[in-house]
Context: one part of a larger RNA
RNA sequence: CCAUCGUUAAGGAACUCGGCAAAAUUGCCCCGUAACUUCGGGAGAAGGGGCGCCUCGUUAAGGUGAAGGACUUCGCGUCCGGAGCCUGAGGAGGCCGCAGUGAAUAGGCCCAAGCGACUGUUUACCAAAAACACAGGUCUCUGCUAAGUCGAAAGACGACGUAUAGGGGCUGACGCCUGCCCGGUGCCGGAAGGUUACGUGGAGUUGUUAGGACUUCGGUUCGAAGCAGCGAAGCUAAGCCCCGGUAAACGGCGGCGGUAACUAUAACCGUCCUAAGGUAGCGAAAUUCCUUGUCGGGUAAGUUCCGACCUGCACGAAUGGCGUAACGACUUGGGCGCUGUCUCAACGAGGGACUCG
Numbered sequence: 001c002c003a004u005c006g007u008u009a010a011g012g013a014a015c016u017c018g019g020c021a022a023a024a025u026u027g028c029c030c031c032g033u034a035a036c037u038u039c040g041g042g043a044g045a046a047g048g049g050g051c052g053c054c055u056c057g058u059u060a061a062g063g064u065g066a067a068g069g070a071c072u073u074c075g076c077g078u079c080c081g082g083a084g085c086c087u088g089a090g091g092a093g094g095c096c097g098c099a100g101u102g103a104a105u106a107g108g109c110c111c112a113a114g115c116g117a118c119u120g121u122u123u124a125c126c127a128a129a130a131a132c133a134c135a136g137g138u139c140u141c142u143g144c145u146a147a148g149u150c151g152a153a154a155g156a157c158g159a160c161g162u163a164u165a166g167g168g169g170c171u172g173a174c175g176c177c178u179g180c181c182c183g184g185u186g187c188c189g190g191a192a193g194g195u196u197a198c199g200u201g202g203a204g205u206u207g208u209u210a211g212g213a214c215u216u217c218g219g220u221u222c223g224a225a226g227c228a229g230c231g232a233a234g235c236u237a238a239g240c241c242c243c244g245g246u247a248a249a250c251g252g253c254g255g256c257g258g259u260a261a262c263u264a265u266a267a268c269c270g271u272c273c274u275a276a277g278g279u280a281g282c283g284a285a286a287u288u289c290c291u292u293g294u295c296g297g298g299u300a301a302g303u304u305c306c307g308a309c310c311u312g313c314a315c316g317a318a319u320g321g322c323g324u325a326a327c328g329a330c331u332u333g334g335g336c337g338c339u340g341u342c343u344c345a346a347c348g349a350g351g352g353a354c355u356c357g
Base pairs, nucleotide, nucleotide: 001352002351004349005348006347007346008345010343011342014341019338027051028050029049030048031047036041038173052095053094054093055092056091061087062086063085064084068080069079070078071077096100108336109335110334111333112332113331114330115328116327120132121131136171137170138169139168140167141166142165148157149156150155174323175322176321177320179253180252181251184250185249186246187245188244189243190242193241194240195239199235200234204230205229206228207227208226211222212221213220214219254272255271256270257269258268281315282312293309294308295307296306297305
């Protein structure tokens, strides 16, 4: 020096991103316990006091209940009875030490805020969380050979269930609530019209040629039937267009100008645009750029924290909004206690390092 421990004057978080680590608290009995609250809790709140040994003492009291006795409907019955064993406060007197849960094991506590209701679950081996789940809420699908899922299929699950059931999506206890927009996209419903596939249909048309006509005999041209090809009109479904509905479906929720007898501000007015222009509540927030916003609190001093304000760059109502007791190895700020975290280091112990082997 390294690692693991022990102790430390005075101070006591001045350390540090941060009390990380350590210290402190710790058991049992008694007293005593606030805000808040869903009346259960919060609570071991907090904060105090006691604790050993000996004698009175086989203490008081309590538990268990043998022998024996009485009764007997005879039973593993009933009633007396109290041996033995066990538990055991409180009180009085006394004894010793610095110290009596004498060693060991055995909560630190409080205040305020954020997030998540809670117990749970998770990245096996860097993340345990405010992430996931969750009861509860809501939407939607599904009438049973259910929907959905696995499987070329048979078949199986769903379910030996039947809408108080089952599948899927979103939200996430509870309390108070959940505003406006259906123009776009999606979904649902509608069927008049437009468009529209296969198919049907066959107007027409093409190829071939028996034959006819013409011929410079090389060929040219017309061409029925049959066979084959192409094929218009007309008829023809869903879908799309169209007409409605639907936002706890995907989503969206304005701008400019002016105006009150100080100033400032604008209840008010005008105008443009929109499907509709953000309601309640909250707000420099896990969201605020400017920003260490401004004011207040806490500190001697506070970019953090708490309470307000509202100018919300860019909150906002089940991608839920705002609260909320209890809970949390969560996060943030403050305080008490406590300490070698520090001022600032010292000494000690065993084990390494070092030397020899």
The part of an RNA shown here (large-subunit ribosomal RNA, domain IV) has 357 nucleotides and comes from a Nitrospiraceae bacterium. Its Rfam family is "Bacterial large subunit ribosomal RNA". The RNAcentral record of the full RNA draws on ENA. The prediction has a mean pLDDT of 88.